[in-house]
c-di-GMP-I riboswitch aptamer from a Syntrophomonadaceae bacterium, 92 nucleotides, folded computationally.
RNA sequence: AGAUUGUAAAGGCAAAGCCAGCGAAAGAUGGUGACGCAAAGCUAAAGGGGCUAAGGCACAGGAUUACAUGCUAAAGUCAGCCAGCUGCCAAU
Numbered sequence: 001a002g003a004u005u006g007u008a009a010a011g012g013c014a015a016a017g018c019c020a021g022c023g024a025a026a027g028a029u030g031g032u033g034a035c036g037c038a039a040a041g042c043u044a045a046a047g048g049g050g051c052u053a054a055g056g057c058a059c060a061g062g063a064u065u066a067c068a069u070g071c072u073a074a075a076g077u078c079a080g081c082c083a084g085c086u087g088c089c090a091a092u
Stems, first nucleotide, its partner, number of pairs: 003092004012037002017032004022027001035080001041085003047082002049078003055072004
């Protein structure tokens, strides 16, 4: 330096919930809190897949306005779904 593996040690990250404010929402941020994680590190049009439905379309209604339903896209969002890239330590 490389390959394989992840028992241990030193450490690391932080689910759900709650609080605050942002957002149409999904969701992200901060605090608290630990379900778990050998990559729970990075990558979101430019790998796949999931979620949302402001906008748009349709329908209903219809003077206007408001409300409701369905469909649909995202370069909006999810990396703790799969995947790609990179990496610490230990053992062999």

Its Rfam family is "c-di-GMP-I riboswitch aptamer". From the family's description: GEMM was predicted in a large-scale screen for bacterial structured RNA regulatory elements. NCBI's taxonomy places the organism under Bacteria, Bacillati, Bacillota, Eubacteriales, Syntrophomonadaceae.